Model confidence (mean pLDDT): 76 of 100. c-di-GMP-I riboswitch aptamer from Thalassobacillus devorans MSP14, 115 nucleotides, folded computationally. Taxonomically the source falls in Thalassobacillus devorans (Bacteria, Bacillati, Bacillota, Thalassobacillus).
[in-house]
RNA sequence: CUUUUGAAAAGGCAAACUUAUCUAAAGAUAAGGACGCAAAGCCAAAGCCUCGGGUCUAAAGCCACAACUUAUACAUGAAUACAUAUUUUGCGGCUAACAUCGCCGGGUUUCCUUG
Numbered sequence: 001c002u003u004u005u006g007a008a009a010a011g012g013c014a015a016a017c018u019u020a021u022c023u024a025a026a027g028a029u030a031a032g033g034a035c036g037c038a039a040a041g042c043c044a045a046a047g048c049c050u051c052g053g054g055u056c057u058a059a060a061g062c063c064a065c066a067a068c069u070u071a072u073a074c075a076u077g078a079a080u081a082c083a084u085a086u087u088u089u090g091c092g093g094c095u096a097a098c099a100u101c102g103c104c105g106g107g108u109u110u111c112c113u114u115g
C1' cells in the first nucleotide's frame, strides 16, 4: 500500500411515532425521538455524470362506463326512444422523466483495529 475480518476503543447515522413546513400524491425537509445499521456515506429517464432491476404514488395524458349540456340525422301531428359529435362531472384501468440508496445487485469515497 492492497484485499479481507469486525472482538476492543473513539465516534457516526437515525426506523416507527410526534410537531411544523412543502407537494396532486407517494414522499421530502427541520426539531424531538431511537427500531436498527460496518458504509443505514454518496450515485435514481435521456445528453454530461455514477450502471441495472424491483417497489410506491398518478398531477398531466390515454381508454372504458355512467350522468349531464348543445347540435345534427331518421321516423312522426307532437312527444319519446335510438345513433353520431360536443360540454361538464363522477368513477375504474393503464402510464414516471415524481419518489425510494434504511429494497437488491453494482459503482465510488472512507475512521479505527485483530488476524
Stems, first nucleotide, its partner, number of pairs: 004115001006112001012037002017032006035102001041108003051105003054100002061094003065090003070085003